The prediction has a mean pLDDT of 80. A computed fold for an 89-nucleotide RNA from a Lysobacterales bacterium, annotated as SAH (S-adenosyl-L-homocysteine) riboswitch aptamer.
[in-house]
RNA sequence: CCUGUCGAGGGGCGCUGCACGUGGGCCCGCGAAACCGCGGCCCCGCUCAGGCUCGACAGGCACAUCCGCAGCAACGGCGCCCGGCACCU
Repeated sequence: CCUGUCGAGGGGCGCUGCACGUGGGCCCGCGAAACCGCGGCCCCGCUCAGGCUCGACAGGCACAUCCGCAGCAACGGCGCCCGGCACCU
């Protein structure tokens, strides 16, 4: 650094919807001539507002050969509601 899982960033309901995921369709390419399969582009449907950041664990890759102590977050479309803290009345 990458991948996966888990935790945290207070919570609930509704709405829209990009990406991801998924189903289908046209076209193109490959396999193997057809069914079929895989891949590419586009279109439609379904789902969708923790996909981000921090941390832990596991695996992989790269680099390195002292990596300790202390402290600490910043963000997340729209509408409504609840909770916590502070201030004012």
The model forms 100% of the base pairs in the Rfam consensus.
Rfam family: SAH (S-adenosyl-L-homocysteine) riboswitch aptamer. For this family Rfam cites "Riboswitches that sense S-adenosylhomocysteine and activate genes involved in coenzyme recycling" (Wang et al., Mol Cell, 2008).